[in-house]
Notes: Predicted 3D model of a 72-nucleotide RNA (transfer RNA) from Candidatus Wolfebacteria bacterium RIFCSPLOWO2_01_FULL_45_19. Model confidence (mean pLDDT): 82 of 100. Lineage of the source: Bacteria > Bacteria candidate phyla > Candidatus Wolfeibacteriota. The sequence was found in a public genome assembly.

RNA sequence: GCCAGCGUAGCUUAGUGGUAAAGCACUCCCUUGGUAAGGGAAAGAGCGGGAGUUCAAUUCUCCCCGCUGGCU
Numbered sequence: 001g002c003c004a005g006c007g008u009a010g011c012u013u014a015g016u017g018g019u020a021a022a023g024c025a026c027u028c029c030c031u032u033g034g035u036a037a038g039g040g041a042a043a044g045a046g047c048g049g050g051a052g053u054u055c056a057a058u059u060c061u062c063c064c065c066g067c068u069g070g071c072u
Stems, first nucleotide, its partner, number of pairs: 001071007010024004018055001027041004048064005
């Protein structure tokens, strides 16, 4: 330099046009003599950035940024 994939909550992932879901972690409560484990509740992201298409974009198209892999 060329090609492909990926970027969503603190972490790991789901969701692939119609106002984003879960697990772990964090916070509170119950339980215990006290921890761990267990049970319950609450909170937390508008989806890497920009533009376009559309009534409507995390999702489709283009550019840029970052990461990973392959080729040279």